[in-house]
Context: one part of a larger RNA
RNA sequence: UUGAACGCUGGCGGUAUGCUUAACACAUGCAAGUCGAACGGUAACAUAGAAGCUUGCUUCUGAUGACGAGUGGCGGACGGGUGAGUAAUGCGUAGGAAUCUGCCUAGUAGUGGGGGACAACUUGGGGAAACUCAAGCUAAUACCGCAUACGCCCUACGGGGGAAAGCGGGGGAUCUUCGGACCUCGCGCUAUUAGAUGAGCCUGUGCGAGGAUAGCUUGUUGGUGAGGUAAAGGCUCACCAAGGCUACGAUCUCUAGCUGGUCUGAGAGGACGAUCAGCCACACUGGGACUGAGACACGGCCCAGACUCCUACGGGAGGCAGCAGUGGGGAAUAUUGCACAAUGGAGGCAACUCUGACGCAGCCACGCCGCGUGGAGGAAGACACCCCUAUGGGGCGUAAACUCCUUUUAUAUGAGAAGAAGGCCUUCCUCGGGAAGGAUUGACGGUAUCAUAUGAAUAAGCACCGGCUAACUCCGUGCCAGCAGCCGCGGUAAUACGGAGGGUGCAAGCGUUGUCC
Numbered sequence: 001u002u003g004a005a006c007g008c009u010g011g012c013g014g015u016a017u018g019c020u021u022a023a024c025a026c027a028u029g030c031a032a033g034u035c036g037a038a039c040g041g042u043a044a045c046a047u048a049g050a051a052g053c054u055u056g057c058u059u060c061u062g063a064u065g066a067c068g069a070g071u072g073g074c075g076g077a078c079g080g081g082u083g084a085g086u087a088a089u090g091c092g093u094a095g096g097a098a099u100c101u102g103c104c105u106a107g108u109a110g111u112g113g114g115g116g117a118c119a120a121c122u123u124g125g126g127g128a129a130a131c132u133c134a135a136g137c138u139a140a141u142a143c144c145g146c147a148u149a150c151g152c153c154c155u156a157c158g159g160g161g162g163a164a165a166g167c168g169g170g171g172g173a174u175c176u177u178c179g180g181a182c183c184u185c186g187c188g189c190u191a192u193u194a195g196a197u198g199a200g201c202c203u204g205u206g207c208g209a210g211g212a213u214a215g216c217u218u219g220u221u222g223g224u225g226a227g228g229u230a231a232a233g234g235c236u237c238a239c240c241a242a243g244g245c246u247a248c249g250a251u252c253u254c255u256a257g258c259u260g261g262u263c264u265g266a267g268a269g270g271a272c273g274a275u276c277a278g279c280c281a282c283a284c285u286g287g288g289a290c291u292g293a294g295a296c297a298c299g300g301c302c303c304a305g306a307c308u309c310c311u312a313c314g315g316g317a318g319g320c321a322g323c324a325g326u327g328g329g330g331a332a333u334a335u336u337g338c339a340c341a342a343u344g345g346a347g348g349c350a351a352c353u354c355u356g357a358c359g360c361a362g363c364c365a366c367g368c369c370g371c372g373u374g375g376a377g378g379a380a381g382a383c384a385c386c387c388c389u390a391u392g393g394g395g396c397g398u399a400a401a402c403u404c405c406u407u408u409u410a411u412a413u414g415a416g417a418a419g420a421a422g423g424c425c426u427u428c429c430u431c432g433g434g435a436a437g438g439a440u441u442g443a444c445g446g447u448a449u450c451a452u453a454u455g456a457a458u459a460a461g462c463a464c465c466g467g468c469u470a471a472c473u474c475c476g477u478g479c480c481a482g483c484a485g486c487c488g489c490g491g492u493a494a495u496a497c498g499g500a501g502g503g504u505g506c507a508a509g510c511g512u513u514g515u516c517c
Stems, first nucleotide, its partner, number of pairs: 002514001004513005011371005018363001019329001024327003028324003033074003038071002041067002045065003048061006081282003090207007099199002104195008112146001114144002121136006152161003166187006174181002208254003215245003220242008257279004261272004284305005307318004335361001337360002343357001344355004374405004386395003410454006419444001424438006461506005466487003472501005482489002
């Protein structure tokens, strides 16, 4: 000094921490959804209307609020976990050029006209299930052409290629098939230029041990050309050359995530890399790609393997190193809690929904910090207990009793926050927004805190006392029982063993063991 453990003991509060071992296996619940202002619709609930009668339930109408399943969009690449692998495909630091970048910000130009499908649904079939096949119908911000092309790409003289989507609020005149057209505002969509953010790549240099590992390498090293990638490159391939690395330690083996930092130390150093933050890697084991701006994707897909489960034996399902929790391992590490009120994130115009992130609560003296367990007085000192004694007395000891106070804490009663900003509605204005007013939004929590009442009332242990090292006597034991960090104690007067009285040191802790300096 500690992410500690063990023994004895244990009053309160604040604050931080809590599987270091089996990257062992996992029952159960939750942890990523959202949008009806993209779409066809209507399974459930509610409202309204209509019909029926059994008079309070039946049916009908997507009509309204909404919305199961489905198409579509965005997000599931963030957030959260772990440290197995990795000694360099990594990290730290300083640079670089041959790149991409959804959402966001600023700018420019456009958003014209068409088409055919597939789900859902209906019908039929297969299957134990998971699921699946066939036929038919249908919408879109899904899909595909046409037109246009400032800028963009290929050629560089012509020329050639390539886009788009609508939805919602409000509205005077006009038109109307009464749906709308049209105007305006907002949100979108397409192309493109910058920015921002994020990401990929390259180079120098630093970051363990072993020479009882001395040679290693054939896409290996370089060139030309081609392919491939967002992008340079043996990244891949064909051909050519025979190179490249190495005692300044290649190759091999062992160990290890790296850093900011943490601990220690006067420093230089040494050791470590929990919590928090940055980067990396991984997601049952191994491999692979798809989608996408971004993954070769923890709670996506495919294949193989091990394991577990279901099965009608034909075939299927699964992955807690997310939060809780279970078994196991271990000296050892917590609740199957509350809430989205705040902060942040995803979706949405918004209301809002989701969020085991986060905020809180629970458990543990595991650490740090603070407070308390009472205060004042009270005897030349109780004829108390206990201990010692030279039997006179001494110690415990102002300690107690007793008197007078106080009430932190405790118990009871009452009052009771901040954390809340926003968002919504209305009105107004100088209208990308701002101002005013109104009704509201708190898990923690009736918590913190405050007031009142009661009464010293509810609260002290642990280790040590031979020297090092602060603190001594008696009894028991008799090289026995035992102690011990080192020196060493114990064989009949033991300050060293065991007990007692007394004392010393720390104190809600004290000791022991382990770790590091």
The part of an RNA shown here (small-subunit ribosomal RNA, 5' domain) has 517 nucleotides and comes from an uncultured prokaryote. RNAcentral holds the full RNA, with entries from ENA.